[in-house]
This is a predicted structure of a 77-nucleotide RNA (transfer RNA) from uncultured Glaciecola sp.
It was read from a public genome assembly.
Its mean pLDDT, the model's own confidence on a scale to 100, is 81.
């Protein structure tokens, strides 16, 4: 430099044909349970779906550009 892939909760990740309110596990908070802890149970908080623009009645999902990361190839020394 070129190409491919990835970006969604604190972490790891789902998300169907674009459709009405975005989810799971773990973690976190409160309560129950215990003499106390662990386990278990109940409830809850937590989101700029990487950014900008576009298409559309409607975008996490499609299109273009950008940013960051991973991998591959090439180049210079």
């Nucleotide at each position: 430099a070129c190409g491919a892939c990835u970006a969604u909760a604190g972490c790891u990740c789902a998300g169907u044909u674009g459709g009405u309110u975005a989810g799971a596990g773990c973690g976190c908070u409160a309560c129950c349970u215990u003499g106390a802890c662990a386990u278990g149970g109940u409830a809850g908080a937590g989101g700029u779906c990487c950014c900008c623009a576009g298409u559309u009645c409607g975008a996490g999902u499609c299109u273009g550009g950008g940013u960051a990361g991973u991998c591959g190839u090439a180049c210079c020394a």
Taxonomically the source falls in Glaciecola (Bacteria, Pseudomonadota, Alteromonadales, Alteromonadaceae).